[in-house]
Context: one part of a larger RNA
RNA sequence: GGCGCAUGGAGGAUGCCUUGGCACCAGGAGCCUAAGAAGGACGCGAUAAGCUGCGAAAAGCUCUGGGUAGGCGCAAAUAGCCAGAGAACCAGAGAUAUCCGAAUGGGGAAACCCACCUAGAUAACGCUAGGUACUGCAAACUGAAUACAUAGGUUUGUAGAGGCAAACCCGGGGAACUGAAACAUCUAAGUACCCGGAGGAAGAGAAAGAAACAUCGAUUUCCUAAGUAGCGGCGAGCGAACGGGAAAGAGCCCAAACCAGGAACUUGUUCCUGGGGUUGCGGAUAGGCCAUAAAUACUGUGAAGUGUUAAUUGAAGAGAGCUGGAAGGCUCCGCCGGAGAAGGUAAAAGCCCUGUAAGUAAAAACAAAGAACAGUCAGGCCUAAUCCAGAGUACCACGAGACACGAGAAACCUUGUGGGAAACAGGGAGGACCACCUCCCAAGGCUAAAUACUACCUGGUGACCGAUAGAGAAGGAGUACCGUGAGGGAAAGGUGAAAAGAACCCCGGGAGGGGAGUGAAAUAGAACCUGAAACCGUGUGUCCACAAACAGUCGAAGUACGUAAAGUACGACGGCGUGCUUUUUGUAGAACGAGCCAGCGAGUUACGAUAUGCAGCAAGGUUAAGUACUUAAGGUACGGAGCCGGAGGGAAACCGAGUCUGAAAAGGGCGAGAAGUUGUGUGUUGUAGACCCGAAACCGAGUGACCUAUCCAUGGCCAGGUUGAAGCGGAAGUAAAAUUCCGUGGAGGACCGAACCACGUUGGUGUUGAAAAACCAUGGGAUGAGCUGUGGAUAGCGGAGAAAUUCCAAUCGAACUCGGAGAUAGCUGGUUCUCCUCGAAAUAGCUUUAGGGCUAGCGUCUGGUAAUUAAGUAAUGGAGGUAGAGCACUGAAUGGGCUAGGGGCUGACAACAGUUACUGAACCCUAUCAAACUCCGAAUGCCAUAUACUUGAAUCUCAGCAGUCAGACUACGAAUGAUAAGAUCCGUGGUCAAAAGGGAAACAGCCCAGAUCAUCAGCUAAGGUCCCAAAGUGUAAGUUAAGUGGAAAAGGAUGUGGGAUUUCUAAGACAACUAGGAUGUUGGCUUAGAAGCAGCCACUCAUUUAAAGAGUGCGUAAUAGCUCACUAGUCGAGAGGUCCUGCGCCGAAGAUGUCCGGGGCUAAAACUUACCACCGAAGCUAUGGAUGUACACUACGUGUACGUGGUAGAGGAGCUUCCUGUAUGGGUUGAAGUCGUACCGAAAGGAACGGUGGACUGUACAGGAGUGAGUAUGCUGGCAUAAGUAGCGAGAAAUAAGUGAGAAUCUUAUUGGUCGAAAACCUAAGGUUUCCUGGGGAAGGUUCGUCCGCCCAGGGUAAGUCGGGACCUAAGCCGAGGCCGAAAGGCGUAGGUGAUGGACAAUCGGUUGAAAUUCCGAUACCGCAUAAAAGCGUUUGACAAAAGGGAUGACGCAGGAGGAUAAGGUGUGCAUACAAAUGGAUGUAUGUCUAAGCACCGAGUCAGGUAUACCAGGGAAAUCCGGUAUAUCAAUGAUGAGGUGUGAUGGGGAACCCGCAAGGGGAAGUACCUGAUUUCACGCUGCCGAGAAAAGUCUCUAUGGAGUUUUUAUGUGCCCGUACCGCAAACCGACACAGGUAGGUGAGGAGAGAAUCCUAAGACCAUC
Repeated sequence: GGCGCAUGGAGGAUGCCUUGGCACCAGGAGCCUAAGAAGGACGCGAUAAGCUGCGAAAAGCUCUGGGUAGGCGCAAAUAGCCAGAGAACCAGAGAUAUCCGAAUGGGGAAACCCACCUAGAUAACGCUAGGUACUGCAAACUGAAUACAUAGGUUUGUAGAGGCAAACCCGGGGAACUGAAACAUCUAAGUACCCGGAGGAAGAGAAAGAAACAUCGAUUUCCUAAGUAGCGGCGAGCGAACGGGAAAGAGCCCAAACCAGGAACUUGUUCCUGGGGUUGCGGAUAGGCCAUAAAUACUGUGAAGUGUUAAUUGAAGAGAGCUGGAAGGCUCCGCCGGAGAAGGUAAAAGCCCUGUAAGUAAAAACAAAGAACAGUCAGGCCUAAUCCAGAGUACCACGAGACACGAGAAACCUUGUGGGAAACAGGGAGGACCACCUCCCAAGGCUAAAUACUACCUGGUGACCGAUAGAGAAGGAGUACCGUGAGGGAAAGGUGAAAAGAACCCCGGGAGGGGAGUGAAAUAGAACCUGAAACCGUGUGUCCACAAACAGUCGAAGUACGUAAAGUACGACGGCGUGCUUUUUGUAGAACGAGCCAGCGAGUUACGAUAUGCAGCAAGGUUAAGUACUUAAGGUACGGAGCCGGAGGGAAACCGAGUCUGAAAAGGGCGAGAAGUUGUGUGUUGUAGACCCGAAACCGAGUGACCUAUCCAUGGCCAGGUUGAAGCGGAAGUAAAAUUCCGUGGAGGACCGAACCACGUUGGUGUUGAAAAACCAUGGGAUGAGCUGUGGAUAGCGGAGAAAUUCCAAUCGAACUCGGAGAUAGCUGGUUCUCCUCGAAAUAGCUUUAGGGCUAGCGUCUGGUAAUUAAGUAAUGGAGGUAGAGCACUGAAUGGGCUAGGGGCUGACAACAGUUACUGAACCCUAUCAAACUCCGAAUGCCAUAUACUUGAAUCUCAGCAGUCAGACUACGAAUGAUAAGAUCCGUGGUCAAAAGGGAAACAGCCCAGAUCAUCAGCUAAGGUCCCAAAGUGUAAGUUAAGUGGAAAAGGAUGUGGGAUUUCUAAGACAACUAGGAUGUUGGCUUAGAAGCAGCCACUCAUUUAAAGAGUGCGUAAUAGCUCACUAGUCGAGAGGUCCUGCGCCGAAGAUGUCCGGGGCUAAAACUUACCACCGAAGCUAUGGAUGUACACUACGUGUACGUGGUAGAGGAGCUUCCUGUAUGGGUUGAAGUCGUACCGAAAGGAACGGUGGACUGUACAGGAGUGAGUAUGCUGGCAUAAGUAGCGAGAAAUAAGUGAGAAUCUUAUUGGUCGAAAACCUAAGGUUUCCUGGGGAAGGUUCGUCCGCCCAGGGUAAGUCGGGACCUAAGCCGAGGCCGAAAGGCGUAGGUGAUGGACAAUCGGUUGAAAUUCCGAUACCGCAUAAAAGCGUUUGACAAAAGGGAUGACGCAGGAGGAUAAGGUGUGCAUACAAAUGGAUGUAUGUCUAAGCACCGAGUCAGGUAUACCAGGGAAAUCCGGUAUAUCAAUGAUGAGGUGUGAUGGGGAACCCGCAAGGGGAAGUACCUGAUUUCACGCUGCCGAGAAAAGUCUCUAUGGAGUUUUUAUGUGCCCGUACCGCAAACCGACACAGGUAGGUGAGGAGAGAAUCCUAAGACCAUC
C1' cells in the first nucleotide's frame, strides 16, 4: 500500500413530521380618496436592534356589549406596575391621528425650505387655531381698448383630480416571431402591448328583425345544428346562420301634430312651462256609438321579523389489573349517543381537555327583502284624399373597415370625400338587380335577470405537495445581494413529554474537553430526531518490494475466521481478457460526454379521428344542455333536442333493391346478398408548446449621455528658455518712389522643454496580471482646431461622429430591461425496471430534393382464403446476340501487287505523247483491330408447363403499427481512373452491419462455424502436431544451402537438380607445363614517321614449315619488346556448345528492435509428392433442466415433433414506488428508515434474522399516477484532485526595553534609511461615523498579532460675519391662460426655478482625548429694536421712494515696462546657550514675529471740471440721462497696491525654572541684498475671432407723507452644513488593488527652471 471486517470523523440523503403553500367549492363583498387615499418617512416601550401594533393623547384613550382571573405582543429575563370598584381579551361605535404622498399657500434634490391673511395671547421675535392650489359648472359683484356692451377680474357654492384586482367589460390605436416545409395575398390576430372610460358586473336590448307562402315575436348565455353551408395564392387555413332543446324573463319614456299660459324681439316668428301623445297602421282634429270600475306597475316613508359583526348551554370511565419514563395500548368490567367530524393530552381516547349534534343569544352598527301607508300611471270602437309621425338623414358615386364571406354576382352594417330624397296614395328589407308576394317602420332615449371575473372576508374540500417538493418566500423575503437605472433576485424547517439547557470540580488565555448531575434516552448537549454515500482516519485478518496492469473472471496452494456443518475473508501461482454511453460502413479508440457521491431531471393532458380488446343493449343504440330529489363526499331519476345505423344509384331532376349510361328489354359501372351503437382500456394520429433541454434573431413598451461622442452656459490651468513677422524711428538712396542698412517692436494652429494631455511611437515585462489594457525605458503635442471642473441638451426604425462600422455605462453592422414567449430549429445531445417470440433496411420513383420527406420494397401483429399457392432440382419447350470468335457489312489499320487520277522531268510552248527510286482511290494477296462492327456464337440466367421428385403454407389477401432511404469489405463481371488507390460507380453472390465461438500472432467485412441453460463426457471443421502451446522430433521418396523458407522488378550470373540435342576424343581430346610462333616485307598508299597493330586499299598474296594472320591484344615518336591464333612434346579419359525445366543467387538504402508471433530449425521444425495417427469450436453427439409453436392424449398436466444469436422495430407477460377504496393484519414486549448477512426466485425482485432507530406500517383484490436514472459541455448541494503546490500586490531596516498565556510584526527609545512641485499642508466632490476614549480577539487583516479603518460600550461636530438658504440671474428645466396632436402627449407667453458666475458684515491669540474665523480672551464690523442727546421738518413738504426712467454693475486675448509686497538670503547687528585635553576661530547652535479695524500719507492710473438756459428722445413724469448753446476755471474728482501711526503697557516667543504631567516665566526683534507666476490692473500698448445676464448701488420723478436723520448707550440676531478621510487602506475601480480624482500653499544649495540631484519643515519605513 491492496482487499475484507470492526470502529470513528465529515456530510446531510432517507424515513417520519408540518406551522406554509397549491387547486377548487359554497356564501359574502366587489371599491378607497380633498372629512386628505393607496403607499411610505420619522417616531412611540423602564431597558428596545428587528417584526407587530400605534401616532407628540403614540404596543395606546373613551363609551357600549360580551367575557372572566389573571395580565403588561412576538419574547425569555430583571425592576416596576394593572386587576372582583371586573383588568387582560373579543365585538360595535367614537376621539387622537407628526411629516411626505393627488399634495392643494409658494418652492423643492419626497418625508425639507420660505411665506401671506384673520383671530387669540405676547414688550418684541417666536407661539396657538383657522384659511390661502388649479380646472369645469352655477350664481353674484365688478369691468378695458370702446358709448352701450363684451373680453377680463373678484367672491361664494359645487364637482373633479389620485390610487387600485397583473382579473372580468366597452372603446381609441395596434405588432412581430411563427404557419404556408421558401415568400408577397393570407396566417399568427384584432392576439401581445400602449392609451381612454366604467361597473359590480359591463356591453346588448323591446324589430325599418328572422323566415318562406307556414310562421316566430326584445336582449343575453348554454346544448345542438356542424367542422355542415360557405370563404380561401380554393394553398396553409378560416368557419357561420336558420331551425330545435334549455336558463332567465319585463317592459317603457320622449320629439311632432293640437290646446292653454308666459317671455323675447327684428310684428310674425322664436323660445319656455304645463296638458296631449308614442303606433304598423297609430295619434291629433271633426263627427258618431259604448263605458265610467278595478287589477298591475313605479317612487317615498318604513312596523315586526331575518341575517352579519362578540358569545353561550352542551351526554357518557380522572374504572381495575399488566407493560412502560409516560396509557390513550393489552386483558377484564361499565356508560353516552339528535354528539363514533376533528384537534390536543408524555404511545393508538365516543365517555380527560377543546369541541361536535341539537338548542339559545345583541346595548350598538350594517345588509337585503318587505306588511302597511302616501304619491304617480290607462277609457274602447267606427268614419274622414284635414294635420303629425326623428334630414345633410335614407339613398347614390369613389375610398376603406366590419360582417365566417380575401371585390367576388356581394346583399346587409359603419363612414372619410362629393352629390342628395320622399311624406302613409309614404318608406325599408327578404344575399347583385327587376317584378310579384311576404315581413317590418330607420334617421331620439331608458331598461332587471339568466352571463364573465376574484385582489379581499368567512366556512369547507382534495386518489394535491411535504422542505432540491409546494408560492420566489413554512425563519425580520421581494429580504440579503447585484445593477447608474428600468430591472434581476437567493440560501436558510425539526433538542426533549417537560429546559429538567448541564450547579460544582479538573485541564486550558480562550475555544474546546474530562468528570459530576438532569433525563426513558446525552452517539437527544443546543454545529442538537433519524443520520445513507462520496471523502478523511484508527485498529485488525490476509497479501505484496523481478514486476508490465480496463483491474475482472476461471482454476488454485496457503493463512485466518467459523454455528466446526454448510461455509466466509484474503489469496502466491497459472489460463483467458483493449471500460461505459453516443454517433457511425466501421470505435479500446488518439471521435463525443461524464472528477466522485446524493437528490432533482424527459411521450403528459384536453377535445376530435381511426383500429383493436372488454362491457351493455341490439334493427336498433344513445342521450346533451338543463330540471327535480337527495348526500359528509357523491349520486339517482327525468330530459329523445340531436347523433350514428337501418338503401342505394345519379351532376341533378328523379327513381329505388336497384340505379346510371344509352335509341335499347343490350353491354358495362356502382350497389343489394357480412349488425350496429354507446361507454371504457390500449395502439396510432390531428389541433394544441405536445418527449425534454438548446439558438443566432424579429417585434412591442420602457430604462439609460455619472463611461464616452458632439453641443450650450459658467469658471480654472499652461515652469523656464529661444526665434524675431508687420508696424514705427533713423540713415543711405530716388525727380518722387521703389529699395537697402541700423535700431525699435514683439507676431506665430513658430522652436526647445516641465506641469498637463494624449495617438500611446518603439522595445521589454505582465498575460490564472499589482491592473478585465497597466508598469519600465524611449518617443509626440505643450498659446492652441489646447487641456480641464461644475451645471445642462441630444436615445436605439434613434443620437453623436476632424469618419475608424467609431462611441452611446467593461455590451454596438444596430444598447440594455421586461414582455409576445415554452418564437422557430428538416440540426446536435439526452430519454430512467425485467423477461419471452419474431426480426429489417441502407434500394426504386418523385421532391428548391440529395444528412429531410411521401408511396412502393423489406419487418411485425390480428384475421381470412386452401387453389398441385410458392420455392428448389430434374425434364421439356421457348425468346435472346453477351463471352468467345470473325472481318461478310460499318469503320480503323501493316506490307506487297496492279492501277484510274494528281505532281515532277523531256519533246521550244500548247495540245498530245513519253518517262518517273514521287503520291495514289478502287481492286487482288498478306498480317491485324472494335462498347456504340457482326457472316457466326456459347455457358449461365430468364419465361413457360394438366411432367416427376423434394420442402410443407414458406404463397396470396383485408386491416393496425413500424423502422429503413450515410452502408462497408471480399470474390467474380464491367465502367471511370493510370486495366493506380483501404478510390468512385453499377451488376451477381458472401460476410459484417444486427454474430458471439475456432483459425489467420494481434486483425468489423477473409477461412471454418450460427451461442436456450448446465456438465472436470465423446467426435470432428478450418487450421495444426520441437518448446512457448492441445496433438507426430510420424513413415516413404526427392529438392534447397539461400535461414531461401520468413517481402519485390527489369536485368545479370560457369549456383545446383532433371531432360533434350550437338561437337571433339586412346589415330590421345579439354585443361596445365615445355618449345616454336618464321620469310618476301617496313605489303601498297598516306605520312615528318606509319615497320602486323593512327588511317585508307585489296581478288589480305606468296614462301619456308610440325605450325605461324600482310596479324588477337599490350607497347614505341617510329622501331624494338611481351603475347595470342596455330603447331609439336609431356600427361592419360572424358571434354565443349546450344535449348527446355525444378529449387536457389545478385539486383535489395530509413528512421524504437525484425517482414518466421518468439525461442529456435538444415537427410529439417523449409519446399514437393504420397500415406497413417492425433489435436482442434459455444459445430455435432451424450445426460439433465427452462421455454415457444404445432399436434395428440387419460388435459391440474403428460408426451411427441420442430425450434429458442440479434440492432432499428412489431408483439406478449411481469416486477417495483406513491396515493385511493374494500377486506384483513402488525406495532413502545419497538413501526418506517438505515447498517449487515453465508436464504429464496429465470429476471425485475422477495423474505427472515441481528444492530441502530423511536412512531407508525403491511398483505390480498381492484383503481389512479409528478412511477423506476449513469451519461443531456444536465441542475442543486456536499466532497475530492492538482497540493501543503502557485502565490503573499513596487519601496531598508537593526538593536534594546516594556506589555502579555504567547511578540520579527503592538508600544517606547536609539541608530539607519525614504519622499520633499511630495510620499508635506489646506480644501471641493464623494464616502457617512471610518473621528476620540475604555474594553475585546471568534471572524475580517493575503503571515503573526497583546494591534487595527475589525467587534462591543460610551463620547464627540456649538457661527449675525466661513459655505448654502431667507438676494440675483446664465445654459437648461417647469409652465396659468394659449397653440398643436387618435389617446398618452408635444411646444410655449406671463411667471417660476436653476451656480459652475454677480452681491454680501471678523481678526489675532489661547484652549480639548476628540470641535473651532463656530468655544474662551482681546479688539472689530453689519442688520434690527428701544431709550437719551443733538439736528431738520410738520402743507412755505423734512423724509421716504417704485415691479418705472437713466447711469453703474459690465467682463476678450497676447505682449512688454514700472511701482509695491509676500518670501528668501547675508551680516564682526542684537539676544541666549555651549566650550573639559589638543588644534582651529571674524568659534558653534538657536531665535531675531505680530492681524482685522481706525486715522493719515500714497507710487501711479483714469476722466477736463463747474454753472446757467433751452429741447424733437428715454411709449406717463422727471431737477436724472441724452442733445444744443453760453459763461467760467486749470485744476477737480474717482480709483488705488502699499507705507507710517494706532491696535499693542497686549499676544506669541528660544534658553531657563518647577515638575510624572499640567504649568510658570519671558530676551532680542535690526541693516542690507535678491525678489515673484502675487498685487496695483486687462491699467497701458498691440491684435482680431470683437469678447454673459440680472440683482445690488447711485440718481430721477410718478407717488406717499408727519415725522425723520446722526451720535451714544442698552438689547437682539432665524434654518442647514461644520467630526474624520480627501493623489487615498475611508472616494471611483468586486480587494487594506503599482490605475483614476478639480482647486490652493509649496522653503534652501547648485541651476534658465515648478527639470534634475542633495536637503529643511513635515511625513513615512507601506503589514510575511

A computed fold for a 1664-nucleotide part of an RNA from a fermentation metagenome, annotated as large-subunit ribosomal RNA, half A. Its Rfam family is "Bacterial large subunit ribosomal RNA". Gene Ontology terms of the family: structural constituent of ribosome and ribosome. RNAcentral holds the full RNA, with entries from SILVA.